[in-house]
Context: one part of a larger RNA
RNA sequence: GCCAGGGAGUGUGCUUGUUUGGCGAGUCUAACUCGAGCAUCGAGGAAGGCAUAGGGAAACCAACAUGGCCGCAGCGCUUUGCGUGAGGGCCGCCGUAUUCAAGUGCGGGGAGCCAAACGGGCACGACCCGAAACCGAGUGAUCUACACAUGGGCAAGGUGAAGCAUGGCGAAAGCCAUGUGGAAGCCUGCUGGGGUGGUGUCCUACAAUACCCUCCCGUGAUCUGUGUGUAGGGGUGAAAGGCCCAUCGAACUCGGAAACAGCUGGUUCCAACCGAAACAUGUCGAAGCAUGACCUCAGCUGAGGUAGUCUGUGGGGUAGAGCGACCGAUUGGGGAGCUCGCCUCCGAGAGGAGUCGACUCCCCUGUCAAACUCCGAACCUACAGACGCUGUCGAAGCUGGGAGUCCGGUGCGCGGGGUAAGCCUGUGUACCGUGAGGGAGACAACCCAGAGUCGGGUUAAGGUCCCCAAGUGUAGACUAAGUGCGAUUUAAAGGUGGUCUCGAGCCCUAAACAGCCGGGAGGUGAGCUUAGAAGCAGCUACCCUCUAAGAAUAGCGUAACAGCUUACCGGCCGAGGUUCGAGGCGCCGAAAAUGAUCGGGGCUCAAGUCUACCACCGAGACCUGACGGCACGAGUAACAUCGUGAUUCAGUAGGUUGGCAUUCUGUUUGGGUGGAAGCACGGGUGAGAACUCGUGUGGACCGAAUAGUAACGAAAAUCCUGGC
Numbered sequence: 001g002c003c004a005g006g007g008a009g010u011g012u013g014c015u016u017g018u019u020u021g022g023c024g025a026g027u028c029u030a031a032c033u034c035g036a037g038c039a040u041c042g043a044g045g046a047a048g049g050c051a052u053a054g055g056g057a058a059a060c061c062a063a064c065a066u067g068g069c070c071g072c073a074g075c076g077c078u079u080u081g082c083g084u085g086a087g088g089g090c091c092g093c094c095g096u097a098u099u100c101a102a103g104u105g106c107g108g109g110g111a112g113c114c115a116a117a118c119g120g121g122c123a124c125g126a127c128c129c130g131a132a133a134c135c136g137a138g139u140g141a142u143c144u145a146c147a148c149a150u151g152g153g154c155a156a157g158g159u160g161a162a163g164c165a166u167g168g169c170g171a172a173a174g175c176c177a178u179g180u181g182g183a184a185g186c187c188u189g190c191u192g193g194g195g196u197g198g199u200g201u202c203c204u205a206c207a208a209u210a211c212c213c214u215c216c217c218g219u220g221a222u223c224u225g226u227g228u229g230u231a232g233g234g235g236u237g238a239a240a241g242g243c244c245c246a247u248c249g250a251a252c253u254c255g256g257a258a259a260c261a262g263c264u265g266g267u268u269c270c271a272a273c274c275g276a277a278a279c280a281u282g283u284c285g286a287a288g289c290a291u292g293a294c295c296u297c298a299g300c301u302g303a304g305g306u307a308g309u310c311u312g313u314g315g316g317g318u319a320g321a322g323c324g325a326c327c328g329a330u331u332g333g334g335g336a337g338c339u340c341g342c343c344u345c346c347g348a349g350a351g352g353a354g355u356c357g358a359c360u361c362c363c364c365u366g367u368c369a370a371a372c373u374c375c376g377a378a379c380c381u382a383c384a385g386a387c388g389c390u391g392u393c394g395a396a397g398c399u400g401g402g403a404g405u406c407c408g409g410u411g412c413g414c415g416g417g418g419u420a421a422g423c424c425u426g427u428g429u430a431c432c433g434u435g436a437g438g439g440a441g442a443c444a445a446c447c448c449a450g451a452g453u454c455g456g457g458u459u460a461a462g463g464u465c466c467c468c469a470a471g472u473g474u475a476g477a478c479u480a481a482g483u484g485c486g487a488u489u490u491a492a493a494g495g496u497g498g499u500c501u502c503g504a505g506c507c508c509u510a511a512a513c514a515g516c517c518g519g520g521a522g523g524u525g526a527g528c529u530u531a532g533a534a535g536c537a538g539c540u541a542c543c544c545u546c547u548a549a550g551a552a553u554a555g556c557g558u559a560a561c562a563g564c565u566u567a568c569c570g571g572c573c574g575a576g577g578u579u580c581g582a583g584g585c586g587c588c589g590a591a592a593a594u595g596a597u598c599g600g601g602g603c604u605c606a607a608g609u610c611u612a613c614c615a616c617c618g619a620g621a622c623c624u625g626a627c628g629g630c631a632c633g634a635g636u637a638a639c640a641u642c643g644u645g646a647u648u649c650a651g652u653a654g655g656u657u658g659g660c661a662u663u664c665u666g667u668u669u670g671g672g673u674g675g676a677a678g679c680a681c682g683g684g685u686g687a688g689a690a691c692u693c694g695u696g697u698g699g700a701c702c703g704a705a706u707a708g709u710a711a712c713g714a715a716a717a718u719c720c721u722g723g724c
């Protein structure tokens, strides 16, 4: 890992609700006793419980065997209706507490008790498995820590303390040298003890700590044998939370014990109907609960209800807009006022004049606001009416049983925080969650579309060159960048004589624009300056003549001249030119880490982009045939059968309902050595859980119906055991 077998809402008690049964103003026995074909059963047993009266803290007091009205179902009738009307409703009346009174609370015109089954709640192991822990009683110092008692071990070599001897020196104390001597938690290093580095080898090992090399101690706080002692909140510790038998931040064994777990995982057959919530309030609450909202089922009641549209009457101050309407902010210019300030000028001073700035006013001009508004939608909302839809096949409402839910998410609209975020936090709505199918390459929430089963057709979104179903469709433009073919899977400010379209101004057959040919002169080398200054270093002025026109010169150039152009004029040519604005498609702007890409191939009068049109493809949508389920109606003893459904058939948590299968028991009824169960392989039926038939094997038991019963259904739990 696979297979087989095992494996999880159970039992008791109390309580609450539903259903069924028994008796009923009552009802039930408990313990226990007796009997018997003796765990079962039959008979007795009312002790006691609940009910039959309530109200009040208590003292205490103590109620309608029906007065009035309405009216559902039902029934009757002379049937758009009328009468009656159990139960029901509204009054009235009564009991009691409060009480001056008024009023208010609870109760009153008899329904309960017992049993069984089922749905919940509580207590217990309480659906199953799962801690780390806590407590108690014991067992351990043959490992190891320390201590005590008593024994044992430590080759060899080196260094050479004290002391002593001899010699020398000294007045002495003493000192020096040589020798002797043999100290030391001294040195090197065996037996021995240890375990530094290789971060070597090994790492399903030789080994649950090893091997090799290297290394440290090795007469001492040394190593070691044997015996003994200290015990679990305790010991021992040259102290590392170390060690206390491969176990230590509290040993091990058994017990309390199925500890508790708001936490993780798992929880076993089929189908039908409906179908959520991730919110609010409270919470030592935030991974949990309770109550409400939302779901479901049942009962009661009995006629209206209101998701849509329109109209009328009200409410609202958002979007927008505006601010010579407030409030606050805010650009530039002009004018005025005199109030203020600095400075300047005049004046001996008082004071006056002026520039600038602040303030106020007027005129023109340019802008804003969530906490501004002279204004002001769409839209939302209350009530009423109408239409629509819905309801006696029972709506709306009320009461009760059962839940789940309390981590939500995304798109779009509008907010708050943040530089931003697949960010945080609100709100409305749709969707995912709980929603399949088609499209978007793949893709929970984007587009289309809400799904019984099996067929046939038509469309939606999206597509139609090939992969790939359907157009290499029609007509007209644009793009040359592979731009693009991507729903913004991409791009900004800014720039662009790329190209297309539209508009406006000016020039133009009395000839524009560009080009070519010719002219471009004279006074004069203007005056000044200067070495020079001649159109062209600089300063001043910038006239006049001839003219078709030609500057007191726009540029290059020279030392200064010269020279080359330009302005300006004529000729040739012959139809548009030039400037500005707006738009379309492009271009630049444009940088990321393994190899690129529109899904790919590939595509250029497109297979790109824009406009118009035709055809086709394309889903579980829509239409349609057949058949199911469900609801309702008709029908039947009950099935069958027939009809209606535009307004029935998606569904997690969950509620409700009907079935299948397994064990055993009672009753009824069957099969089996002429071959039961089981197993294997085939056939058939049913929507399914499942049921049934045949053949073989096997060799003795096995069913059906009905009523019960339960250790009753396996794919999961790092599930348990076994096999392979």
Base pairs, nucleotide, nucleotide: 001724002723003722004721005720006719011124012123013122014121015120016119017118018117019116020115021114022113023112026050027049028048032044033043034042035041054061055060064092067091068090069089070088074084075083076082077081093108094107095106096105097104098103127266128265130263134256135255136254137253138252139251145230146229147228148227149226150225151224152223153222154220156188157187158186159184163180164179165178166177167176168175169174192217193216194215197213198212200211201210232248234244235243236242269659270658271657272656273655274654279292280291281290282289283288294404295402296401297400298399299398300397304390305389306388308387309386310385311384312383313382314381315380316379320375321373322372328368329367332364333363334362335361336360337359339358340357341356343354344353345352346351408432409431410430411429412428413427414426415425416424417423437448438447439446452627453626454625455624456623457622458621462617463616464615465601466600467599471614473613474612475611476610477609478608484603485602494588495587496586498585499584500583501582502581503580504579505578506577507576515572516571517570518569519568521545522544523543526540527539528538551566554565555564556563628649629648630645631644632643633642634641660713662710664708665707666706667705668704669703670702671701678697679696680695681694682693683692684691685690

The part of an RNA shown here (large-subunit ribosomal RNA, domain II) has 724 nucleotides. Rfam family: Archaeal large subunit ribosomal RNA.